RNA sequence: GGUGCCUUGGCCGAGUGGUUAGGCACAGGUCUGCAAAACCUGGGACAGCGGUUCGAAUCUGCUAGGCACCU
Numbered sequence: 001g002g003u004g005c006c007u008u009g010g011c012c013g014a015g016u017g018g019u020u021a022g023g024c025a026c027a028g029g030u031c032u033g034c035a036a037a038a039c040c041u042g043g044g045a046c047a048g049c050g051g052u053u054c055g056a057a058u059c060u061g062c063u064a065g066g067c068a069c070c071u
Stems, first nucleotide, its partner, number of pairs: 001070007010024003018054001026042005047063005
């Protein structure tokens, strides 16, 4: 220098154009003499900037970061 893949809450992790799953953690509550456990409820994310589209996490261009391979 070239090619391919990956980037989604605090963490893990699904999602191939139409309401952004789930688990752990966190907060509030029920229960308890106090806790733990259990149960109920709640907040929280699509790496960044553009393009396509009625509509983009999803398709596409570039940028950034990571991994692998070629030279």
The RNA shown here (transfer RNA) has 71 nucleotides and comes from a Bacteroidales bacterium.
The coordinates come from a structure-prediction model, not an experiment, and the mean pLDDT is 80.
Its Rfam family is "tRNA". About the family: Transfer RNA (tRNA) molecules are approximately 80 nucleotides in length. By type it is a transfer RNA.
The same sequence occurs in records of 3 taxa.